This is a predicted structure of a 74-nucleotide RNA (transfer RNA) from a Candidatus Saccharimonadota bacterium. The coordinates come from a structure-prediction model, not an experiment, and the mean pLDDT is 80.
RNA sequence: GGCCCCGUCGUCUAGUGGUCCAGGACGUCAGGUUCUCAUCCUGAAGAUCAGGGGUUCGACUCCCCUCGGGGUCA
Numbered sequence: 001g002g003c004c005c006c007g008u009c010g011u012c013u014a015g016u017g018g019u020c021c022a023g024g025a026c027g028u029c030a031g032g033u034u035c036u037c038a039u040c041c042u043g044a045a046g047a048u049c050a051g052g053g054g055u056u057c058g059a060c061u062c063c064c065c066u067c068g069g070g071g072u073c074a
Stems, first nucleotide, its partner, number of pairs: 001073007010026004018057001028044005050066005
């Protein structure tokens, strides 16, 4: 340098055009339970979906560029 894959709450991930101002698990916080801790139960907060542009009535999703990570060929 060419080609391919990936980037979504703190972490791991689901979602492949509208049903969802993005769902789950772990973690965090609050409450309940307990003599206390742990466990268990309930609730809450937490993601402008890597950045920019385009297509579309409508984009996390499709296209282009850039950034970052990984693989492969030379």
Taxonomically the source falls in Candidatus Saccharimonadota (Bacteria, Bacteria candidate phyla). Rfam family: tRNA. Rfam's curators write: Transfer RNA (tRNA) molecules are approximately 80 nucleotides in length.